[in-house]
Parts: sequence; C1' cells; structure tokens
RNA sequence: GAUAAAGGCAAACCGUUAGAAAAGCGGGACGCAAAACUACAGGAUUGAAGGUUACUAAGUAACCGAGGUCGGCUGAGUUGCCGAA
Repeated sequence: GAUAAAGGCAAACCGUUAGAAAAGCGGGACGCAAAACUACAGGAUUGAAGGUUACUAAGUAACCGAGGUCGGCUGAGUUGCCGAA
C1' cells in the first nucleotide's frame, strides 16, 4: 500500500467428534495485508470444579465463581509474503 502477480486465511449458514457449556473440526465465502503467533493489559463469552443462601433431607432454585474459550474487539510483544508509483 496498487483494480498488479504468486500464494494464504475464512464470517454467516450447514454438518459433526469430544465437552457442562463456550469453543473446535469439515464443508462454505462475508470479509481480511498481518484475519500469522502469544491470553501480558483491557474487553467479550461460557459457567464446570468449588462456595454462599433458601427449602427438613434427597434434590431443586438463585447468586458468586476461570485454571475454560475468543488473536476475525482494542492495546502490547514476536515473526513475516509480494511490491507499482
């Protein structure tokens, strides 16, 4: 950062193994020049383990709860393809 070239990633949606769930994977293309990598800071998401409260108990409900998840939300760090004027 160009209506260039080579290659790359893949939203919605559909299917699906595992999982409590979020997520992931395959198909698929809305887009992307860091839409590559890292959860360090903020943010988002799920709400398991555990805890608190209520009901006599089993159990149920409500609330709290991240060591889970998201890099295609922002900042930060690391690495990197092509290249006209």

This is a predicted structure of an 85-nucleotide RNA (c-di-GMP-I riboswitch aptamer) from a soil metagenome. The model forms 90% of the base pairs in the Rfam consensus. The RNAcentral record of the sequence draws on MGnify.